[in-house]
Context: one part of a larger RNA
Molecule: small-subunit ribosomal RNA, 3' major domain
Organism: wastewater metagenome
RNA sequence: UGACGGGGUUCCGCACAAGCGGUGGAGCGUGUGGUUUAAUUCGAUGCUAACCGAAGAACCUCACCCAGGUUUGACAUGUUUCUGCAAACCCCUGGAAACAGGGGCUCCUUCGAGGGUGAAACACAGAUGUUGCAUGGCUGUCGUCAGCUCGUGCCGUGAGGUGUACCCUUAAGUGGGAUAACGAGCGCAACCCCUAUUGUUAGUUGUAUCACACUAGCAAGACUGCCCGGGCAACCGGGAGGAAGGUGGGGAUGCCGUCAAGUCAGCAUGGCUCUUACGCCUGGGGCUACACACGCGCUACAAUGGCCGGUACAAUGGGCUGCAACACGGUGACGUGAAGCUAAUCCCUUAAAGCCGGUCUCAGUUCGGAUUGAAGUCUGCAACUCGACUUCAUGAAGUUGGAAUCGCUAGUAAUCGCAGGUCAGCUAUACUGCGGUGAAUACGUUCUCGGAACUUGUACA
Repeated sequence: UGACGGGGUUCCGCACAAGCGGUGGAGCGUGUGGUUUAAUUCGAUGCUAACCGAAGAACCUCACCCAGGUUUGACAUGUUUCUGCAAACCCCUGGAAACAGGGGCUCCUUCGAGGGUGAAACACAGAUGUUGCAUGGCUGUCGUCAGCUCGUGCCGUGAGGUGUACCCUUAAGUGGGAUAACGAGCGCAACCCCUAUUGUUAGUUGUAUCACACUAGCAAGACUGCCCGGGCAACCGGGAGGAAGGUGGGGAUGCCGUCAAGUCAGCAUGGCUCUUACGCCUGGGGCUACACACGCGCUACAAUGGCCGGUACAAUGGGCUGCAACACGGUGACGUGAAGCUAAUCCCUUAAAGCCGGUCUCAGUUCGGAUUGAAGUCUGCAACUCGACUUCAUGAAGUUGGAAUCGCUAGUAAUCGCAGGUCAGCUAUACUGCGGUGAAUACGUUCUCGGAACUUGUACA
């Protein structure tokens, strides 16, 4: 100087407390460990791994296993030699295919075997092989915490200190006062985007029309500016006006560094290793196994509910190998025909919870829907291993969950649906967004956890 303390003082945070809803019990989905397996590819492992890489494993993907094949190679550049004039493509035979054998067809040209293509040989290619403890780049975390430093000066033999300590204040090393310090930099804040109000310009595809609204711009508005009280000041408390008040709400933005944190499998890359194989191609299997353990979720256990009928109101997005109105067929998934739309025009697109009426009357039920049987639909070469969906039947566990534990302070929690990416299809209950309805509670900082500042102790560095 740091780090640490079951030392002290001060302060902060959904950290506790006060509340609301969950997880832990059940079934299922999904990930992981373990076990099994020919293989169950690999990585991630307290917080900071475990619906994580994966925004989608039937084949492909694919890296794993079995089997068949291949060796200048699936891909790149170059050299030498040789052969044919093509290669591709088509047919036949073998085959699961890859591929092998045979046959057929077909180039340009300056006629030099020049381009191209093929064969042989050689340099080389190739590797999701290894090392994230050789690395770049990117990322997580402490933490959007308020810190981390520098120049000159001063102090100290020196390491170093000071500045950055103290008092007040702030979300903030934010600002004020004071001060052997005076200044400065990276962070903080502001500048950027969205949103709440108003004015204004322009409007198509929006509006029956005008207006409103909407869309796309421009501008105004909030600054502790005004008033009262406190205070030296910074600032704090209250008030007015205002759509909005003291950072209005949200986002982007993550200092110096820490964890030899993560990633050589996204990519790049040093070293090492393989080179008739650890490369490459193909068929099939596996990643989907299942005494068990854990994580994250979904659906429930019901009457603030289930079912039936009627009826109202969104926003974000997506669409040409696409979205598809509408009509007809089918109980239905869907099928057949088909208008419109390269989209503020047309379509996806009926939002659902809600409201109105009816029914069920506390039961393992008209709750719950797992599981299983049968018949179908769709995608796709192909749904056996291993897809989704529909209809009929079947109706399991479950009556609110031990110890323990998680999220959330307002348009939040809770609850309700909608859209999108990936994608032929889908195991999405995931993820990323969107809107609808819309709470309770916070006395307070003793305690738990994490953090900041000063101080103190130390057999630690």